[in-house]
């Protein structure tokens, strides 16, 4: 300096044009004598960042970024 993948709640995946699921954790409440398991529920994500196109963008183009690899 070229070329390729990745980026999604605190972590870990999944979705891939009509608006984010799910498992770990985290609150509460149930069970218990208590605690841990266990059941129920509730909270928690401007989809790396900024632009385009679209009636609509986590998705599709273009820039950066940050990481890993591969070439020289």
């Nucleotide at each position: 300096g070229c070329c390729g993948c990745u980026g999604u709640g605190g972590c870990c995946u999944a979705g891939u044009g009509g608006a984010a699921a799910g498992g770990c954790g985290g609150c509460u409440g149930a069970u218990u004598c208590g605690u841990a398991a266990u059941c129920a529920g509730c909270a928690g994500a401007u989809c790396g960042a900024g632009g385009g196109u679209u009636c609509a963008a986590u998705c599709c183009c273009c820039u950066c970024c940050a990481g890993c690899g591969g070439c020289u």
A computed fold for a 72-nucleotide RNA from a Methanomicrobiales archaeon, annotated as transfer RNA. Its Rfam family is "tRNA". From the family's description: Transfer RNA (tRNA) molecules are approximately 80 nucleotides in length. The prediction has a mean pLDDT of 83.